[in-house]
Context: one part of a larger RNA
Formats: sequence, C1' cells, structure tokens
RNA sequence: CCCGCAACAGGACAAAAAGACCCCGUGGAGCUUUACUAUAUCUUGGCACUGGGUCUGGACUUAGUAUGUGUAGCAUAGGUGGGAGCCUUUGAAGUCGGGGCGCUAGCUUCGAUGGAGGCAACAAUGAAAUACCACUCUUAGUAAAUUUAGACUCUAACCUCAGAACAAGCUGGGGGACAGUGUCAGGUGGGUAGUUUGACUGGGGCGGUCGCCUCCUAAAAUGUAACGGAGGCGCCCAAAGGUUCCCUCAGAAUGGAUGGAAAUCAUUCUUUGAGUGCAUUGGCAUAAGGGGGCUUGACUGUGAGACCUACAAGUCGAGCAGAGACGAAAGUCGGGCAAAGUGAUCCUACGGCUCCGAGUGGAAGGGCCGUGGCUUAACGGAUAAAAGCUACCCCGGGGAUAACAGGCUUAUCUUGCCCAAGAGUUCAUAUCGACGGCAAGGUUUGGCACCUCGAUGUCGGCUCGUCGCAUCCUGGGGGUGAAGCAGCUCCCAAGGGUCCGGCUGUUCGCCGGUUAAAGCGGUACGCGAGCUGGGUUCAGACCGUCGUGAGACAGGUCGGUCUCUAUCCGUUGUGGG
Repeated sequence: CCCGCAACAGGACAAAAAGACCCCGUGGAGCUUUACUAUAUCUUGGCACUGGGUCUGGACUUAGUAUGUGUAGCAUAGGUGGGAGCCUUUGAAGUCGGGGCGCUAGCUUCGAUGGAGGCAACAAUGAAAUACCACUCUUAGUAAAUUUAGACUCUAACCUCAGAACAAGCUGGGGGACAGUGUCAGGUGGGUAGUUUGACUGGGGCGGUCGCCUCCUAAAAUGUAACGGAGGCGCCCAAAGGUUCCCUCAGAAUGGAUGGAAAUCAUUCUUUGAGUGCAUUGGCAUAAGGGGGCUUGACUGUGAGACCUACAAGUCGAGCAGAGACGAAAGUCGGGCAAAGUGAUCCUACGGCUCCGAGUGGAAGGGCCGUGGCUUAACGGAUAAAAGCUACCCCGGGGAUAACAGGCUUAUCUUGCCCAAGAGUUCAUAUCGACGGCAAGGUUUGGCACCUCGAUGUCGGCUCGUCGCAUCCUGGGGGUGAAGCAGCUCCCAAGGGUCCGGCUGUUCGCCGGUUAAAGCGGUACGCGAGCUGGGUUCAGACCGUCGUGAGACAGGUCGGUCUCUAUCCGUUGUGGG
C1' cells in the first nucleotide's frame, strides 16, 4: 500500500416527515364580541278564523234647535244673496210662574191668563233688518246612523277536563271570542349563519405614513429613489376681481412739545433689505407693492397651435362671433404675481332643451346642456353596509422574510499602542493616567439578510477531546518608589498541570474548604445517528395582570412520547497478501 473481519459514531450541511416556529396568500377552518348583514326564538300591534248584548268616552255625517253686545245707534247687528211685505181667533201686545244663556243691558223657551195687535222700508252705520225665505261660519246641546277606544256580560265558534261508547260523533263541567293558529309590519336577537377585519414596512407586530403644493437630495436641460432632510394645503376675497389715473417702500442718522427703544413731523443716506391674504421657491420699483374714480370679462359660443403624458387626467393659448366694462385713444379685460386649496364612474336631486316616446296622441320614463349631494383622506375611489382571537389549528408557498448556527461589518465589546494634563512629599512615564488619537482581535450586544424553511435539533450538565496565547501555576529575564522575604510592572516561553463541595435548570455568580495554580478563549456559544432533558418552546391546569370576550403575557407555577439494524469517508483493534 491492497483485500478482509470486529468495533466506534466525527463527517457525508446523514435518513425520516414538500418546517408545526416566522412571514406571505385579497387561502381555509374553529371560537368571540357593544364588527357588518341576515335569521330561528321571544315579544308588540293590524287583519282572518271571530259572534250577541249593555254602559261610558271620542271622531265624522245627517236632521232639527239654540248661539253671536267694539264705537255711533230705538238695541246683544255672525256672513252672503233674494226681498216689500210678514206673523196673528190654528190666538198678538201685556201680566204671572218655571227652565236655559249672559258681557247683568238683556236674549230665548215652556205653561197659565189675556184678548187684537206686533214687526219691516224712513235718520244713523264700512255692512240693514231674526219682517220673511235660502245657503252657510263659530260655539253649545239633542236624536239617529257609521266608526273607534275602554269596561262588564252572554254562548254558539274555538280550547280543555270527565263520562259511556269500536269510531265518527254525543252528553255534562270549566274557560271563552280571550287563548291558539295563519299572514303582514315594528322591536329584540352571537341562539344560529354568511362574511369582512387595507397596504407600505431594512422580517412581522407596535409606532408612523397613504392625496396635493414648495425647496434640498438631483450629479448646471427634463426627469430621478429611500420609514432621506425641511415646511405647508383641504381655504380665502363682491374686492384682495376688471379698467383708468396717480404714488413709492423697509431701515439708519440728525433735529423736534407732551413723546419714552418704538406713534406723528422735517432733512439726509439708502436698488429693494419693505410689501405681496396664507408655506416655500421663483418673481415684482416700467411695479405683480400703496391709493382714488367708474364698474362686473369671476362673460356666452368656440378655438389654430403647443406643453405634459401609458391611459384617464392636467396646463398654456393667439384668433373669430355675440353682448359688454373701463379709457380721449391706442388698448386691456374669458378672475386674483405664479406654482397647493382636491375626488373618476354609478346612483340621485333641481333648472333648461326644436331630442326619443313599445298601434296613434299624450304621459311615465329616458337622453342632451347646466348645477348640487362623497375626510369615496387607504385621496385611480372593491360594498349602500363590516371588528377581533387561535398554544386546538389546517393547506399552499418562501431561505423573495425573522428566531439558532455560519458569513460580511465592527457601532458596541476586548486587548494593545501614541500624546501626556495630572496623581505619585520632589519627579509625567516604579506604578496609575484625564481630554483626545491610532490599531489589532472577532469571545459580547448589535447591523446586514448572503447558503439553508421538499428541516443545518436549541440552553445547561455528562463523556471524549483538540487548538490559540492576550500565561493562572511551574521555567528564563529587564525595570522598580527592588535592603531581605513578599510584591508591582514589562519581555520570552504553550512542555506539563490547572480541585472538592453548598445554592440555582442554570452558563455566570456568591459562599465553605483546599491548592503550585484553581487561566482566558476558539472549536456549528466543540460534542443529542454518544447520553441526559432540569430550562426554553405544543396540546391539560392554576395565579397575577391586561382584554366586554374569544384569549394574551422575554410574568410565575405543576405536568408533559428524545427514532432497535452504519452504505461511503473517517478512526481503533486484528488477520491475510
């Protein structure tokens, strides 16, 4: 070296199971609720099955009756119309008695008596006779019909109990137009059901944000990202619009009564530092800034041509026609110095139109033009209408994305060095070393998200190691604020060594007792196809806290399945060649 045999388990990111953790899916399911929308149930009411009677109250209609003083005026004039007569022995005026109304003037009605008269047109009044007739208003009461609410009652529907009878049905008792059932509406309604519960995101959640405007980033055209850096908007103005005519600001210095840093006044200097309705940027003094006059172009119908742009949108616009405003005119005016001040489609409402109109004419309804109704703000707006939990969970996927480990980085960490203010009685450097600076390492906490989610098993202990040296002991040296002993500090050095217990799952740490010493690290925080399973991290349960709840908690607590067979590499032992 080759070929075997017997072993061991370090590797083959070994096998097994399309990861259960995490994220994603306009995936699913179970559960919850003051999510949304339905619905069973329960309940209230109407109508039907459902009828009789009495009483009380209301509404309406009809019939007949009464009822109505503001002032002037014979006086309690409801209104309108007709109207010159009307009532009376079928009993007038008057008197007596009773009732009703009343503004205490009187009006009206009934009975008795009485016995022939009583009212109207004429003056006053806005309006003329309750003289008479008709219609009718307010208010009051009577009667009837209809209807309605309530109470009481009845029995024959209906319900129920008992009896005999084979049953239909019958008889008797109780209840009774209630109950019950059907139907139509209102309420309640996680009892049940169907669903919803956004996206971005240096993993997800929590937080923040989501449309529009301005600046920077933006690399001198335009454009250009980030959870990059700064700010604004969701309006306002009938003048803060149009036109025409005129004016010049802020500040400083000096002077000047009250008067001061600052009011108003004067002079000088000053190109913009003021002002512009509100952010910022760009403009603006020829003013776009400030004031006066007159006004409504903050118009109707259009629009060559451009900018911008995936689309849809957005932006500028000369010119033409009409009718105007201002100006002597030329001319300017289709809002505002400009850039924010916003919302598609559907639906719906209002106004207008020479449009359509289901045989025809109309209408209903629709169309066209104009306008209104959305924090549809998740702002290109899924619906008119929607929140949560899941550790009981499931499926499809992802190393497009987190937790372990590795990698890169090294802010943090550890170690070393530079400078040397200072401490060290004096003296920076025996020793320590502020403020700062430079490296190294890759053991901490992080950042990134590069292999792995068709699985790379995770803390600690046990077993078994191996490496580094920034050395704990043992060895050799330099310095010393080294007398000696004992120390401190630095240099060289990795050969060997580097404890037993108590507590805790602990690593760590504290404590006890020893020791020459009881080193620090790497090795997938070495090592679970070697062991364990105390911790963490499924399903059960309890407590505290949070939550209405389902449930949740780097809060605590008890319990909780660790997979007989080694193919290859590797290693050990052994045999043969």

A computed fold for a 577-nucleotide part of an RNA from a Dehalococcoidales bacterium, annotated as large-subunit ribosomal RNA, domain V. The RNAcentral record of the full RNA draws on ENA. Lineage of the source: Bacteria > Bacillati > Chloroflexota > Dehalococcoidia > Dehalococcoidales. Its Rfam family is "Bacterial large subunit ribosomal RNA". Rfam 15.1 lists 51,934 matches to the family in 10,816 species. The prediction has a mean pLDDT of 82.